Description
Predicted 3D model of a 74-nucleotide RNA (transfer RNA) from a Candidatus Woesearchaeota archaeon.
RNA sequence: UUGCCCGUAGCUCAGCCCGGAAGAGCACCUGGCUCUUAACCAGGGUGUCGCGGGUUCGAAUCCCGUCGGGCCCA
Numbered sequence: 001u002u003g004c005c006c007g008u009a010g011c012u013c014a015g016c017c018c019g020g021a022a023g024a025g026c027a028c029c030u031g032g033c034u035c036u037u038a039a040c041c042a043g044g045g046u047g048u049c050g051c052g053g054g055u056u057c058g059a060a061u062c063c064c065g066u067c068g069g070g071c072c073c074a
Stems, first nucleotide, its partner, number of pairs: 003071005010026004020057001028044005050066005
């Protein structure tokens, strides 16, 4: 340099193909239980969907650009 893949909650990821507006597990927080802790029970999502722009009534999803990481070719 060329081509491809990945980026979504604190972590690991699903959702993307085929647009209807944010999810799971673990972790965390609050309360209960307990002499205390753990366990258990109840409640809570804690997010610019890497970033910018475009299309659209509507974008995590489609299009363009860009940043970071990985792999292949030379």
Rfam family: tRNA. Gene Ontology term of the family: triplet codon-amino acid adaptor activity. By type it is a transfer RNA. Its mean pLDDT, the model's own confidence on a scale to 100, is 83. The RNAcentral record of the sequence draws on ENA.